The prediction has a mean pLDDT of 81. The RNA shown here (transfer RNA) has 73 nucleotides and comes from Nonomuraea sp. CA-293502.
RNA sequence: GCCUCGGUAGCUCAACUGGCAGAGCAUCCGCCUUGUAAGCGGAUGGUUCCGGGUUCGACUCCCGGCUGAGGCU
Numbered sequence: 001g002c003c004u005c006g007g008u009a010g011c012u013c014a015a016c017u018g019g020c021a022g023a024g025c026a027u028c029c030g031c032c033u034u035g036u037a038a039g040c041g042g043a044u045g046g047u048u049c050c051g052g053g054u055u056c057g058a059c060u061c062c063c064g065g066c067u068g069a070g071g072c073u
Base pairs, nucleotide, nucleotide: 001072002071003070004069005068006067007066010025011024012023013022019056027043028042029041030040031039049065050064051063052062053061
C1' cells in the first nucleotide's frame, strides 16, 4: 500500500429482503426470606463511530474519513 470483517445501552451481542431500536448481564425499586444470597416482577438507560448522499422513510444502501482484528505483498 491492498483486501476481508467489525464499531448499536455501562458490558456482551441481536435487529440489515430499508418500515416502531431490542435481549441477556449490570444498576435501581418491589415481592419472597428471621436476614443475606438465589429466584420472581417492574423501571431506568441509545446523537446506532464521524461527515455527506439516495429515499416518503437509513443501524441497514452509496461515497469519504476515524478506529479495532485478521490476511496479502
Notes
It matches the Rfam family "tRNA". Its family is annotated with triplet codon-amino acid adaptor activity in the Gene Ontology. By type it is a transfer RNA. NCBI's taxonomy places the organism under Bacteria, Bacillati, Streptosporangiales, Streptosporangiaceae, Nonomuraea.